[in-house]
Context: one part of a larger RNA
RNA sequence: UGACGGGUCCCCGCGCAAGCGGCGGAGCAUGCGGCUUAAUUCGAUGAUACCCGAAGAACCUUACCUGGGUUUGACAUCGCGGGAAAAGCUGUAGAAAUACAGUGUCCAUUAGGGCCCGUGACAGGUGGUGCAUGGCUGUCGUCAGCUCGUGUCGUGAGAUGUUGGGUUAAGUCCCGCAACGAGCGCAACCUUUAUCCUAUGUUGCCAGCGGUUCGGCCGGGGACUCAUAGGAGACUGCCGGGGAUAACUCGGAGGAAGGUGAGGACGACGUCAAGUCAUCAUGCCCCUUAUAUCCAGGGCUGCACGCAUGCUACAAUGGCCGGUACAACGGGCAGCGAUCUCGUGAGAGUGAGCGAAUCCCUUAAAGCCGGCCCCAGUUCGGAUUGAAGUCUGCAACUCGACUUCAUGAAGCCGGAGUCGCUAGUAAUCGCGGAUCAGCUAAGCCGCGGUGAAUACGUUCUCGGGGAUUGUACA
Numbered sequence: 001u002g003a004c005g006g007g008u009c010c011c012c013g014c015g016c017a018a019g020c021g022g023c024g025g026a027g028c029a030u031g032c033g034g035c036u037u038a039a040u041u042c043g044a045u046g047a048u049a050c051c052c053g054a055a056g057a058a059c060c061u062u063a064c065c066u067g068g069g070u071u072u073g074a075c076a077u078c079g080c081g082g083g084a085a086a087a088g089c090u091g092u093a094g095a096a097a098u099a100c101a102g103u104g105u106c107c108a109u110u111a112g113g114g115c116c117c118g119u120g121a122c123a124g125g126u127g128g129u130g131c132a133u134g135g136c137u138g139u140c141g142u143c144a145g146c147u148c149g150u151g152u153c154g155u156g157a158g159a160u161g162u163u164g165g166g167u168u169a170a171g172u173c174c175c176g177c178a179a180c181g182a183g184c185g186c187a188a189c190c191u192u193u194a195u196c197c198u199a200u201g202u203u204g205c206c207a208g209c210g211g212u213u214c215g216g217c218c219g220g221g222g223a224c225u226c227a228u229a230g231g232a233g234a235c236u237g238c239c240g241g242g243g244a245u246a247a248c249u250c251g252g253a254g255g256a257a258g259g260u261g262a263g264g265a266c267g268a269c270g271u272c273a274a275g276u277c278a279u280c281a282u283g284c285c286c287c288u289u290a291u292a293u294c295c296a297g298g299g300c301u302g303c304a305c306g307c308a309u310g311c312u313a314c315a316a317u318g319g320c321c322g323g324u325a326c327a328a329c330g331g332g333c334a335g336c337g338a339u340c341u342c343g344u345g346a347g348a349g350u351g352a353g354c355g356a357a358u359c360c361c362u363u364a365a366a367g368c369c370g371g372c373c374c375c376a377g378u379u380c381g382g383a384u385u386g387a388a389g390u391c392u393g394c395a396a397c398u399c400g401a402c403u404u405c406a407u408g409a410a411g412c413c414g415g416a417g418u419c420g421c422u423a424g425u426a427a428u429c430g431c432g433g434a435u436c437a438g439c440u441a442a443g444c445c446g447c448g449g450u451g452a453a454u455a456c457g458u459u460c461u462c463g464g465g466g467a468u469u470g471u472a473c474a
Stems, first nucleotide, its partner, number of pairs: 001474002003471003007468007015458002019421005026312008034303002042053002064298007073122001077121007088103006106113002124287002127285003133281002135276003138272001140270001145184006151160003164175003190264004195232007205221002209219003235258001238252005314414001318373007330361003335354002340349003380411001385406007427450007
């Protein structure tokens, strides 16, 4: 100087407390361990692995296994020698890769280009090492810290500044001070959202006027909504109390918004030899008729069991039936697909319109109105299984989703323990998108609808910041 303390003091955080809803019990989905297997490819493993890489494993993907093939190679460049086009098409063998036979032939004036064969350099490797690395990422932590120059002090390591008194979300600011300044962080600058103004009105809108087949549908209009730009607005600016007359804080006015208005992006010096050689790049090592490469089938989906994350429930604040109301974000041409017809339905046929503020996906659901159920393993719950189908796709056996009929399992609110959340949040309700032929999505990323309770407080558990103290630790 640090680190540590079941030392002290101060401060903060959904850390505790207060409250709401869960998890832990059931069934199912998904991931992991284990076991099994010819293979069940690999990585990730307290917090910081376990719906993680994977925003899509039937083939492909695919790296694994079994079997069948190839060896200058599936891919790149070059040298030498030689040759004819090669591809494609047809046939035979085969599971295919591929082999054989037939057919077929290029541009160009030579050179040559493109192609094939042989040969030599070389290719290739999701083989190893993340403890050789770059890059990227997680975590402490959006915590308020981490440093430097000069000066001063100290023999020196080092200290000072950065400590102190206040204050803040903040090393934020004020005051003081052998310090004076500065840098990386904080904040602001960027973006979304909340109010208003101006401009422009089509594909958007419709107050007033006219028409109307009643639909902003038509004439028309720019008021309004909205869209797209540009501005205004919030700064403790104003008033009062407190305070060192300061920083600041408390209350109030005005205001759409008030003390960082609410979100996002943004992550200091560093820590964990943290993670990744399987995104990519890369040193070294290793394989080179194989650890390379092509193909078929299988596997990654196995199942006594353990764990993690979710979904659906156990019901009456509910279930079912009928009627009816109100969104936002997004996506669409090998696409979204209206309308009509058929089917109980998944869907099929038809194919208008739309490269989309125009058309379509697109009826939002919870809600509201009316009816049935009457506390029961039930009109709760839907697993499982049987049968019949639909769709995608060369192909749904291993191993897809969905529909209809039948079947109706466990489950009556869950031990010890444990998780999330402080406001348009939790809870609850549906909708969209990426990936994608289809889908295992109940995942992920977004969007809107309805919309709470509670915080006395900081003693205690956990994590963090500052000061101080002890130390036989570095």
A computed fold for a 474-nucleotide part of an RNA from an uncultured bacterium, annotated as small-subunit ribosomal RNA, 3' major domain.
Its mean pLDDT, the model's own confidence on a scale to 100, is 84.
Its Rfam family is "Bacterial small subunit ribosomal RNA". Gene Ontology terms of the family: structural constituent of ribosome and ribosome.